[in-house]
Context: one part of a larger RNA
RNA sequence: UGACGGGGACCCGCACAAGCAGCGGAGCGUGUGGUUUAAUUCGAUGCAACGCGAAGCACCUUACCAGGGCAAGACACGCACUUGCACCAGUCAGAAACGGCUGUCCCUUCGGGGCGGGUGCGCAGGUGCUGCAUGGCUGUCGUCAGCUCGUGCCGUGAGGUGUUGGGUUAAGUCCCGCAACGAGCGCAACCCCUGUCGUCGGUUGUAAGUUUCCGACGAGACUGCCGCGAGUAACGCGGAGGAAGGUGGGGAUGACGUCAAGUCAGCACGGCCCUGACGUCCUGGGCGACACACACGCUACAAUGGUCGAGACAGAGGGGAGCCAACCCGCGAGGGGGAGCCAAUCCUGUCAAACUCGAUCUCAGUUCAGAUUGCAGGCUGCAACCCGCCUGCAUGAAGUCGGAGUUGCUAGUAACCGUGGGUCAGCACACCACGGUGAAUACGUUCCCGGGUCUUGUACA
Numbered sequence: 001u002g003a004c005g006g007g008g009a010c011c012c013g014c015a016c017a018a019g020c021a022g023c024g025g026a027g028c029g030u031g032u033g034g035u036u037u038a039a040u041u042c043g044a045u046g047c048a049a050c051g052c053g054a055a056g057c058a059c060c061u062u063a064c065c066a067g068g069g070c071a072a073g074a075c076a077c078g079c080a081c082u083u084g085c086a087c088c089a090g091u092c093a094g095a096a097a098c099g100g101c102u103g104u105c106c107c108u109u110c111g112g113g114g115c116g117g118g119u120g121c122g123c124a125g126g127u128g129c130u131g132c133a134u135g136g137c138u139g140u141c142g143u144c145a146g147c148u149c150g151u152g153c154c155g156u157g158a159g160g161u162g163u164u165g166g167g168u169u170a171a172g173u174c175c176c177g178c179a180a181c182g183a184g185c186g187c188a189a190c191c192c193c194u195g196u197c198g199u200c201g202g203u204u205g206u207a208a209g210u211u212u213c214c215g216a217c218g219a220g221a222c223u224g225c226c227g228c229g230a231g232u233a234a235c236g237c238g239g240a241g242g243a244a245g246g247u248g249g250g251g252a253u254g255a256c257g258u259c260a261a262g263u264c265a266g267c268a269c270g271g272c273c274c275u276g277a278c279g280u281c282c283u284g285g286g287c288g289a290c291a292c293a294c295a296c297g298c299u300a301c302a303a304u305g306g307u308c309g310a311g312a313c314a315g316a317g318g319g320g321a322g323c324c325a326a327c328c329c330g331c332g333a334g335g336g337g338g339a340g341c342c343a344a345u346c347c348u349g350u351c352a353a354a355c356u357c358g359a360u361c362u363c364a365g366u367u368c369a370g371a372u373u374g375c376a377g378g379c380u381g382c383a384a385c386c387c388g389c390c391u392g393c394a395u396g397a398a399g400u401c402g403g404a405g406u407u408g409c410u411a412g413u414a415a416c417c418g419u420g421g422g423u424c425a426g427c428a429c430a431c432c433a434c435g436g437u438g439a440a441u442a443c444g445u446u447c448c449c450g451g452g453u454c455u456u457g458u459a460c461a
Base pairs, nucleotide, nucleotide: 001461002460003458004457005456007455008454009453010452011451012450013449015445016444019409020408021407022406023405026299027298028297029296030295031294032293033292034290035289042053043052064285065284066283067282068281069280070279073123077122078121079120080119081118082117083116084115088103089102090101091100092099105114106113107112125274126273128272129271130270134268135267136263137262138261139259141257146185147184148183149182150181151180152161153160154159165176166175167174191251192250193249194248196219197218198217199216200215201214202213222245225239226238227237228236229235301402305361306360307359308358309357310356311355318348319347322341323340327336328335329334368399373394374393375392376391377390378389379388415437416436417435418434419433420432421431
C1' cells in the first nucleotide's frame, strides 16, 4: 500500500421487510449429469454452465459409429509434358459413392486463346492437440462510482498528499474548507424512441386533403417562479403554473482493472501432430438411447370455472420459388380455384384473445384435467420405421394447490390474454418483438446477500 475480520461508523441495491404471482409435488417439453451404446460428436460447470453455442438434429447439417470407395485428392495456385476420354444425355451393375459401354468441347484475325481431363513436381486437406503460447470477440464484479496523471509539497524509502474533512447528490454530483494547484478516463450531457403544442409539407394517408396519420423544423422543463428550512453555499421540503417537475419514462452507452474466466468448433494465428489418413466421397445408423438425479419452461388440479351460441375492441411485423381473397368440396387438418398485391394505397395472413350478453353444468376425479394408447386421415419433403407437424373418432393416466427450501417484480410494472417475426421445405411449450386487461405493497434498515467511503486490528501478500 492492499486484502481480510463471526471489528467500528456512514450509505446504497426487489438485499431484507411489506405485498402479488410462482418454482420445489403431478404429466409433458427442452437442456444437463449419470448410465447404456458400435456411436450415443464436441464445447459450456458456483454466482457468471444446464430452452447455453443450436435464429429450428428425418437425409443434408454432422464434426460421431458401421460398412463400401478415392489416392495431387471434395477444394486453391504455379510449372512441365500430354489430351478432348470432360460435361451432359442414354444405358448396365450397385445401397449409393466410385465404375463399365455408346454419342459429343467452345471462340478464332488460324498464330492461338478459353474450359476441362490425364501424368509428374512444388503441394492441398485436418471441427486433430494446446484458450495455460495468442489476436479478435464476450461474460462477470457493475451502469457500481470509482481509477489515475503532471507539477508542487511531505517522507531516507516503499509511498503519501491531491481523491481525506463538513454538508449534499443517482453520481469523485456540486458547495465550503484544506499544501496543494490543475488535468485525464469514468458520472452527467450530446444520440434514438416516447409523452404536449406550433409551423411547413403532404403521397398510396381522414367520411370530407385545416383536425387523424406521416415527415421535416421548432417550442417546451431550467429548481426558471413563490414560500419554508436562513445554517454562507451546494441543496432539501412544500406550492403555483403546466401535457410533463426536479436525471419526466424507456433504450443505446460498460472507466482502470479482476477471474491464466469463456471461445484454437465462428474466424484468424504460433507451436506440436496425421498424410494409402486424424484427409475426403457415399449408404445406413447415431446426436432422439433410459433404472435414475438436477435445471428451465408449458399444461393443469377447476365455478373469478368448463362447454355451447351471439356480440366488441389492438399494436407491431411479414409477403415474389412469396402472401394468397371470393367461391366450391371436406366434420376437420386440408384440397380445388384463381382475383389482387413487388404492398402507408390496394391485396394478404386477419375473426385478436382474455372481455360482454344469454344458456347449461352444480362440486364429483366431474361436462375438471388432458398424458398415454388404438384406428382412420392431411401436409411438407427423393424419403416421416428408427425420428416431423397437424386433423377426426375412440381411449381417458397422474393430478384436489405442492416438504425443507427458493425465484421474479415498485406502475402502465407484476399477473393474466392473445398477435407477429427470425430460424425454416416441414417442425416452437424456446427466443426476439407487439399490443389488450390491469393490481397489491414499501413502517422501515435490526437482520440475510452483494456493493461503496472512512477508520481500526493483523503473525496474510